About this RNA:
This is a predicted structure of a 115-nucleotide RNA (c-di-GMP-I riboswitch aptamer) from a Planctomycetia bacterium. Of the family's consensus pairs, 94% are formed in the model.

RNA sequence: AUACGAUAAAGGCAAACCCUGAGUAAUCAGGGGACGCAAAGUAAAGGGUCUUAUAAGCGGUUUAAACAGUUUGAACGGUUUAAACGGUUUAGAGAAAGAUAGCCUUACUGCCGAA
Repeated sequence: AUACGAUAAAGGCAAACCCUGAGUAAUCAGGGGACGCAAAGUAAAGGGUCUUAUAAGCGGUUUAAACAGUUUGAACGGUUUAAACGGUUUAGAGAAAGAUAGCCUUACUGCCGAA
């Protein structure tokens, strides 16, 4: 120096979850918090995974109009049509864009020194 990683030493990072903010979303940032991590440091280069268009069917809610019924009347519920909203299923393109380094490979850098 390289490989390697100990019930070593000094430390470091921070999962889920909660609050705030950004984003259509995946997710990200800050604060709290610790599941864990020898690179859980950095980098989307190669994979994997995740998110985002669209079309059709189904039923739900709201608004408007029409029809008949009850009723003293207002009003009430029912049917049809149109519009809007979100839910679910199927198909399609996974093209493109984005996310993920605590999914893997890879690249760069890094503390310590037992076997």